[in-house]
RNA sequence: UAAUGAAAGUGGCAAACCCGGAGCAAUCCGGCGACGCAAAGCUAUAGGGUCCUAAGUGGACAGCCAGUUGCACCU
Numbered sequence: 001u002a003a004u005g006a007a008a009g010u011g012g013c014a015a016a017c018c019c020g021g022a023g024c025a026a027u028c029c030g031g032c033g034a035c036g037c038a039a040a041g042c043u044a045u046a047g048g049g050u051c052c053u054a055a056g057u058g059g060a061c062a063g064c065c066a067g068u069u070g071c072a073c074c075u
Stems, first nucleotide, its partner, number of pairs: 012037002018031005035063001041068003047065002049061004
């Protein structure tokens, strides 16, 4: 440098439920809590997809695929 993701710690993230708050809703924020994650980091104008709607030149989802940057280990 390239390929791969089987092997990842007193490290990282945090689903559902419940509580409080925002929103018509999808959903989001905080707390609690761990189902999982080796990119569960980032990207939602100009990739696809799904969902909501007050139907718009509207909104939501990156823990669906994808794009992009990076870490550890092995060969």

Description:
The prediction has a mean pLDDT of 77. A computed fold for a 75-nucleotide RNA, annotated as c-di-GMP-I riboswitch aptamer. It was read from a public genome assembly, where an Rfam model found it.